The RNA shown here (Lysine riboswitch aptamer) has 177 nucleotides and comes from a Clostridiaceae bacterium.
Model confidence (mean pLDDT): 82 of 100.
The source organism's lineage runs through Bacteria, Bacillati, Bacillota, Clostridia and Clostridiaceae.
RNA sequence: UCUAUAGAUAGAGGAGCAUUUUCUAUGAGUAAUCCGGGAGAGGGCGGCGGGUCUGAUGAUCCCGGUGGAAAGGAGAAAUUGCCGAAGGAGUAUGAUUCCGUUCAAUCUGCUGCCUGGUUACACGGUUAACAGCCCUGUAACUGUCGCUGGUCUUUACAGUGGAGAGCUAUCGGUAGA
Numbered sequence: 001u002c003u004a005u006a007g008a009u010a011g012a013g014g015a016g017c018a019u020u021u022u023c024u025a026u027g028a029g030u031a032a033u034c035c036g037g038g039a040g041a042g043g044g045c046g047g048c049g050g051g052u053c054u055g056a057u058g059a060u061c062c063c064g065g066u067g068g069a070a071a072g073g074a075g076a077a078a079u080u081g082c083c084g085a086a087g088g089a090g091u092a093u094g095a096u097u098c099c100g101u102u103c104a105a106u107c108u109g110c111u112g113c114c115u116g117g118u119u120a121c122a123c124g125g126u127u128a129a130c131a132g133c134c135c136u137g138u139a140a141c142u143g144u145c146g147c148u149g150g151u152c153u154u155u156a157c158a159g160u161g162g163a164g165a166g167c168u169a170u171c172g173g174u175a176g177a
Base pairs, nucleotide, nucleotide: 001177002176003175004174005173007171008170009169010168011167014083016082017081018080020078021077022076023075024074034065035064036063037062038061042054043053044052045051046103047101048100049099050098086115087114088113089111090110091109092108094107095106096105097104116142117141118140119139120138121137122136124134125133126132144162145161146160147159148158149157
């Protein structure tokens, strides 16, 4: 000096990711409450079973009137933390939902199992809602590295492939030449 190998520190991608707060619209003239009418036996507590509360002193449900919200989600602005940021999937005899339950939902932990990032479209799921979000697939744009071509070396540029256990920079460690 070169090669290989693991480590530490600091960074980049871009409509980049997530948290928190405020405002606004939607939710919605919806739900609760109360009144009148109809009707006539079940109804509520997530599903199922149990249990419990309630109902002929007429519940649930339907119509009309009175009344009039909220949560989740969304947009804008600001803030904080960041670049597996984060999201998903699986899992736990985890916690919560009256008890039980390999059902469902929410929260928490674990797992390098999937996804570099964004956007659009389609199937499905969720939701009041093609507003948004999630899964899968397709396409486009974009970043990065490899290969090929190209460029006077290099850059610009084109094609193609991979994945974040990646990429860039610096530091020093080990091994070999």